[in-house]
Context: one part of a larger RNA
RNA sequence: CUGGGCUUAAAGCGUGCGUAGGCGGUCUUGUUAGUCAGGUGUGAAAGCCCUCAGCCCAACUGAGGAAUUGCGCUUGAUACUGCAUGACUAGAGAAUGAUAGAGGUGGGUGGAACUGAUGGUGGAGCGGUGAAAUGCGUUGAUAUCAUCAGGAACACCAGUGGCGAAGGCGACCCACUGGGUCAUUUCUGACGCUGAGGUACGAAAGCUAGGGUAGCGAACGGGAUUAGAUACCCCGGUAGUCCUAGCCGUAAACGAUGAGCACUAGAUCGGGGGCCUCCACAGGCUCCUGGUCGUAGCGAAAGUGUUAAGUGCUCCGCCUGGGGAGUAUGGUCGCAAGGCUGAAACUC
Numbered sequence: 001c002u003g004g005g006c007u008u009a010a011a012g013c014g015u016g017c018g019u020a021g022g023c024g025g026u027c028u029u030g031u032u033a034g035u036c037a038g039g040u041g042u043g044a045a046a047g048c049c050c051u052c053a054g055c056c057c058a059a060c061u062g063a064g065g066a067a068u069u070g071c072g073c074u075u076g077a078u079a080c081u082g083c084a085u086g087a088c089u090a091g092a093g094a095a096u097g098a099u100a101g102a103g104g105u106g107g108g109u110g111g112a113a114c115u116g117a118u119g120g121u122g123g124a125g126c127g128g129u130g131a132a133a134u135g136c137g138u139u140g141a142u143a144u145c146a147u148c149a150g151g152a153a154c155a156c157c158a159g160u161g162g163c164g165a166a167g168g169c170g171a172c173c174c175a176c177u178g179g180g181u182c183a184u185u186u187c188u189g190a191c192g193c194u195g196a197g198g199u200a201c202g203a204a205a206g207c208u209a210g211g212g213u214a215g216c217g218a219a220c221g222g223g224a225u226u227a228g229a230u231a232c233c234c235c236g237g238u239a240g241u242c243c244u245a246g247c248c249g250u251a252a253a254c255g256a257u258g259a260g261c262a263c264u265a266g267a268u269c270g271g272g273g274g275c276c277u278c279c280a281c282a283g284g285c286u287c288c289u290g291g292u293c294g295u296a297g298c299g300a301a302a303g304u305g306u307u308a309a310g311u312g313c314u315c316c317g318c319c320u321g322g323g324g325a326g327u328a329u330g331g332u333c334g335c336a337a338g339g340c341u342g343a344a345a346c347u348c
Base pairs, nucleotide, nucleotide: 004319005318006317007302008301012316014201015200016199017198021194022193023192025088026087027086029084030083031082033081034080035077036076037075038074039073040072041071042070049065050064051063052062053061054060091191092188093187094186095184096183097182098181099180103177104176105175106174107173108172109171110154114150115149116148117147118146119145120144121143125136126135162169163168206247207246208245209244210243211242215241216240220236221235222234223233258315259314260313261312262311263310266293267292268291269290270289271288272287273286274285275284276283277282297304298303321348322347323346330341331340332339333338
């Protein structure tokens, strides 16, 4: 080097786009670069190996052979790969028509609840807990009615339902806008797959500046509990949670399962289309999509099983005992917090 792996044992980058590279459909012709075969030159000697021979034997030495798996030249083969040429439509894309959806961005609107303010009724408690207390209340609380204001979130519908690459997305309306699916098979004609670097997006928390602040609520204060209680419970409450602009770039970013293509029993329940039978209900076929069960197979088992963890191919990422340690150091990014990259000694 080859050989082994990555759901749970170490191991799939959080997710896209994409550069180089790697890999790549069918047919024709050419070329003969790769590839294969023959010939030839070279591949020093010694050594190793084989067969002999010389010292009594051996070591040692001598002779011959083989080997030297390589490289050059040359002749030939043309299946495959490459290159070039022409063509094709099954991959991919486009067009036309239809269609489902919390996909995204911006603007506007609405009702319930909550809190506050003002006013009315009312008059002693309320609140909270395991029980209490702190707290609120005769300066009239809680309760109840009316009006007003504010901010945040959108009950029911709601569903192992839908959409999105992932993060994620849920009131209603409007505008702009991305992607998907089905049908036709009209067009292009391999335009494809993956993707080191790179680049974009990326929950929550956090950071910068400016707003906003109803509820909730790290920190903090108080009341309890307790041996103590820097907690769990209760009363308050600041950052924050919200908006705008920018940064951060991490998560059990999980299906703990990279992407693409092909093939390999079924059954059943949902979502979106098309076709057929049909008055309709319902049924059959088919494409896409989300689940459950399960055959073969696979698996250490749990399990998985056409949405594979089965059978194969292509490309990328990653793993190599535990601790030390995702630490130190260097580099790089960041305002910082910190992120990315990432050891060793030592020890079991």

This is a predicted structure of a 348-nucleotide part of an RNA (small-subunit ribosomal RNA, central domain) from an uncultured bacterium.